[in-house]
RNA sequence: AGGGGGCCGGAGGCAGCCGCGUGUUCGCCCAUGCAAAUGAGCGGGCGCGAGGAAAGUCCGGGCUCCACGAAACAAGGGUGGCGGGUAACGCCCGCCGGCGCUCCUUCGGGGGCGCAAGGGAAAGUGCCACAGAGAGCAAACCGCCGAUGGCUUCCCCGAAAGGGGCGCACAGGCAAGGGUGAAAGGGUGCGGUAAGAGCGCACCGGGGCGCUGGCAACAGGGCUCGCAUGGCAAACCCCACCCGGAGCAAGGCCGAAUAGGGGCCGCGCGCCUGCCUUUCGGGGCAGGUAGGGGUGUUUCGCCCUGAGCGGCCCGGGUUGGCUGCUAGAGCACAGGAGCAAUCCUGCGCCCAGAUGAAUGGCUGCUGCCCCGGAGCCGGUCCGCAAGGAUACCGACCGGGGAUACAGAACCCGGCUUAUGAUGGCCCCCUGAUA
RNA sequence: GCCGGCUUAGCUCAGUUGGUAGAGCAGUUGAUUUGUAAUCAUCAGGCCAGGGGUUCGAAUCCUCUAGCCGGCACCA
Numbered sequence: 001a002g003g004g005g006g007c008c009g010g011a012g013g014c015a016g017c018c019g020c021g022u023g024u025u026c027g028c029c030c031a032u033g034c035a036a037a038u039g040a041g042c043g044g045g046c047g048c049g050a051g052g053a054a055a056g057u058c059c060g061g062g063c064u065c066c067a068c069g070a071a072a073c074a075a076g077g078g079u080g081g082c083g084g085g086u087a088a089c090g091c092c093c094g095c096c097g098g099c100g101c102u103c104c105u106u107c108g109g110g111g112g113c114g115c116a117a118g119g120g121a122a123a124g125u126g127c128c129a130c131a132g133a134g135a136g137c138a139a140a141c142c143g144c145c146g147a148u149g150g151c152u153u154c155c156c157c158g159a160a161a162g163g164g165g166c167g168c169a170c171a172g173g174c175a176a177g178g179g180u181g182a183a184a185g186g187g188u189g190c191g192g193u194a195a196g197a198g199c200g201c202a203c204c205g206g207g208g209c210g211c212u213g214g215c216a217a218c219a220g221g222g223c224u225c226g227c228a229u230g231g232c233a234a235a236c237c238c239c240a241c242c243c244g245g246a247g248c249a250a251g252g253c254c255g256a257a258u259a260g261g262g263g264c265c266g267c268g269c270g271c272c273u274g275c276c277u278u279u280c281g282g283g284g285c286a287g288g289u290a291g292g293g294g295u296g297u298u299u300c301g302c303c304c305u306g307a308g309c310g311g312c313c314c315g316g317g318u319u320g321g322c323u324g325c326u327a328g329a330g331c332a333c334a335g336g337a338g339c340a341a342u343c344c345u346g347c348g349c350c351c352a353g354a355u356g357a358a359u360g361g362c363u364g365c366u367g368c369c370c371c372g373g374a375g376c377c378g379g380u381c382c383g384c385a386a387g388g389a390u391a392c393c394g395a396c397c398g399g400g401g402a403u404a405c406a407g408a409a410c411c412c413g414g415c416u417u418a419u420g421a422u423g424g425c426c427c428c429c430u431g432a433u434a
Numbered sequence: 435g436c437c438g439g440c441u442u443a444g445c446u447c448a449g450u451u452g453g454u455a456g457a458g459c460a461g462u463u464g465a466u467u468u469g470u471a472a473u474c475a476u477c478a479g480g481c482c483a484g485g486g487g488u489u490c491g492a493a494u495c496c497u498c499u500a501g502c503c504g505g506c507a508c509c510a
Base pairs, nucleotide, nucleotide: 001430002429003428004427005426006425007424008423012366013365014364015363016362017361018360020049021048022047023046024045025044026043027042028041030039031038032037051405055416056415058414059413060412061411062410063247064246065245066244068301069300070299071298072297073296076243077242078241079240080239081095082094083093084092085091096118098115099114100113101112102111103110104109119238120237124236125235126232127231128230141178142177143174144173145172148171149170150168151167154165155164156163157162186204187203188202189201190200191199205227206225207224208223209222211220212219213218251323252322253321254320261314262313263312264311265310266309267308270289271288272287273286274285275284276283277282291305292304293303294302316509317508318507330349331348333346334345335344336343337342368401369400370399371398372397373396377394378393379392380389381388382387435506436505437504438503439502440501441500444459445458446457447456453490461477463475464474465473483499484498485497486496487495
């Protein structure tokens, strides 16, 4: 210098004209009405008018309904180092342990940067394909050994019995080395041995016990155990903690219209008291109770119903208005606490409410990028100087270009994803120079 | 707006405690036939929608993205 990636900032600015939505105010006009007033329309003034992600709908809340409340249980779902922040969270901050890269090193370790869904694998169940001898309280293919036991047609000693040696690799021993695999039952070194092996020792790693420091995760050092017991829980599961369900098409009010229709299924239509009536068989009304219904279940309270209730399906009508609706865990500034996330105090501000859905268009100047020009200006270069040059930078003049992702729909806090040019920081690759 | 589901060969679909991706139709080539169809034999065709992660190992488990499909209004 070129290319790529990550994080952050930023999401152009000002003015004029035309237009759109909404709030408010004024005027005109229309309808109802005696009037006051209300409602609809048009016009003018003034105020406000998308986002950092409004998106995905992945989490957490507010709010509303399920009539409401308490407790327990089961099922299902979620989270998972520790501490803090927060209304809450799976979010954020800080720390701890782990892994990777890099630098330094007295080789013991230490520093910097980055990554990560990081409880439990000697509670249990399950899986570990292929390869390989062996894959789960492991095994012996090649290999090493063959001390011990066995064999021996050879050698030595011996009168013989027998003993010794050389040898075999039969029994057997080993788990170093090779090989397989993602993974082979701690690692390195020395000793040891027939060969080997935590078999012994030193250091490192690991388990257990207690000590010190820390709120804690954990760290440090001590004693002790030579130490078979791997991996997977984003497999079932266990442990701890959390969660009732549905969602503004929630919910409330008004209006309009239709056939308050049909089918299937489940449970039930019982009892007591009082009154009325009776053709003495009964019938009717009122109250109570059993029962039924009310979010998965149960219990208790509570509410409705008490002769009907509940569920599913088919069919019919409407496609309207108001509300919920926007002042809120709100925004800006200043001070303070804290490493930080964040919190506290003060002061100021009001900042969209559309509903086939407004927030736009044009022009001018300017900001950004690129190209060219002129040497009138500054730097720079040449020259002792006067002066000259224009390769580069700035200013100046002229021309051209780019302006992304994307559009609120009940509202907040997060996460994730998308994002052109340009600026800052970090990392990687390539090339050149020193 | 809210809530669910799907994506595997050209097409329609299988694929379970994670371990070499399959079927039918369609296609290629050959046989059969005078020829075609049917039939028989044979062969090819897959980054399992895309990216990342867990794991020794992912179509399968987790997560993000893309595309497609379905349901939810009120009244009586």
Description: This is a predicted complex of two RNAs, RNase P RNA and transfer RNA, with 510 nucleotides together. It holds a member of the Rfam family "Bacterial RNase P class A".